[in-house]
RNA sequence: CGGUUCCGCCGGGCGAUCGCGUCGUGGGCUUCGGUCCAUGCCGAGGAAAGUCCGGGCUCCUUGGACAUGCUGCCAGGUAACGCCUGGGCACGUCGCGAGACGUGACGGAGAGUGCCACAGAGAACAGACCGCCUUCGCGCAAGCGGAGGUAAGGGUGAAACGGUGGGGUAAGAGCCCACCGCGCCACUGGCAACAGGGGCGGCACGGCAAACCCCAGCAGGAGCAAGGCCGAAUAGGCGGCGAGCAGCAGUCCUCUGCGAUCAAGACGCCGCGGGUUGGCCGCUAGAGCGUUCGGGCGACCGGACGCCGAGAGAAAUGAUCGUCCGAGGUCCUCGUGGCCUCGACAGAACCCGGCUUAUAGGCGGAACCAGCGA
Numbered sequence: 001c002g003g004u005u006c007c008g009c010c011g012g013g014c015g016a017u018c019g020c021g022u023c024g025u026g027g028g029c030u031u032c033g034g035u036c037c038a039u040g041c042c043g044a045g046g047a048a049a050g051u052c053c054g055g056g057c058u059c060c061u062u063g064g065a066c067a068u069g070c071u072g073c074c075a076g077g078u079a080a081c082g083c084c085u086g087g088g089c090a091c092g093u094c095g096c097g098a099g100a101c102g103u104g105a106c107g108g109a110g111a112g113u114g115c116c117a118c119a120g121a122g123a124a125c126a127g128a129c130c131g132c133c134u135u136c137g138c139g140c141a142a143g144c145g146g147a148g149g150u151a152a153g154g155g156u157g158a159a160a161c162g163g164u165g166g167g168g169u170a171a172g173a174g175c176c177c178a179c180c181g182c183g184c185c186a187c188u189g190g191c192a193a194c195a196g197g198g199g200c201g202g203c204a205c206g207g208c209a210a211a212c213c214c215c216a217g218c219a220g221g222a223g224c225a226a227g228g229c230c231g232a233a234u235a236g237g238c239g240g241c242g243a244g245c246a247g248c249a250g251u252c253c254u255c256u257g258c259g260a261u262c263a264a265g266a267c268g269c270c271g272c273g274g275g276u277u278g279g280c281c282g283c284u285a286g287a288g289c290g291u292u293c294g295g296g297c298g299a300c301c302g303g304a305c306g307c308c309g310a311g312a313g314a315a316a317u318g319a320u321c322g323u324c325c326g327a328g329g330u331c332c333u334c335g336u337g338g339c340c341u342c343g344a345c346a347g348a349a350c351c352c353g354g355c356u357u358a359u360a361g362g363c364g365g366a367a368c369c370a371g372c373g374a
Stems, first nucleotide, its partner, number of pairs: 001371001002369009012324007020043002023040007045345001049356002052354005057223004068219005073087005088106001089104006107214002112212002114208003129154002131150008162180006181203001182201004187196003227281004237272006247258004288307008325343007332335001
């Protein structure tokens, strides 16, 4: 230098002109609600997206439990998480290997209940279809039939009641032995998950918990259209006063209540409370960003210094030109060249932390691999 895998970062730069939006300042007009002009600062993202998780904040709201739901190897990080980091185990890819990388519903099947389709003789205190062996009968023989033994081999299946090899046997079989697996017991290393070697046991304990269930942990619900404040007219509610009728109210009936101590409704006036349109707040200074130092393998944590970066409504953030950068095409006089085209995905609306998905092109780093050159 090259290849593979993984991780991180940027995601067009600069200048000019015109335009759009919030806010500030100044001015004109105004029906005092606004509107127009000038000027200044600022004006999208790494995903603003999907709205899938977790929080802040707000109300219901005062307290406890159950149901239900979710999570699930271990340790750590965090405000929290279904996220992240490190480790363990299993599987996969690459590699002779050492190892590297990727993936993960990865607690419990010796608490109980349940299920295991099809095929197959037999599917969980299993089983004998073909076969193997012994023996009896028949047959000249090949063989056929009966009784018994067996589970090596074949066959079925996702799975067949330990596996491989040896001994043993009539044939076989944990029947016996070695190794592996499994279980139990302590030991060593590790915070732990787990790993390692040792002893004992002849095998007792198949699989499924993304079936119920058990164990442990965590969860109340709704959401900025949350929620708070100010609040005109009309209609409706309540109260008071005036005027005014003998009945009135709950639709009707029953029944109840009120009413000559002058009621209720309708009418007029005044007041109160709720509240639609609307206005204001919530609203962006924060689990914030940058630089740097320290701790930690790391996620991350702590200190110092500096910075303020949209806040708004169905809602602005754009265009042109020049130049540079990058990509593609084309031309020749092959250069530090000319010309043309293109610059992805996308679009804040209460705010954060994640995950996932989309993304032209570019930059950097780590690990591994093999070859070439020095």
Molecule: Bacterial RNase P class A
Organism: Gemmatimonadota bacterium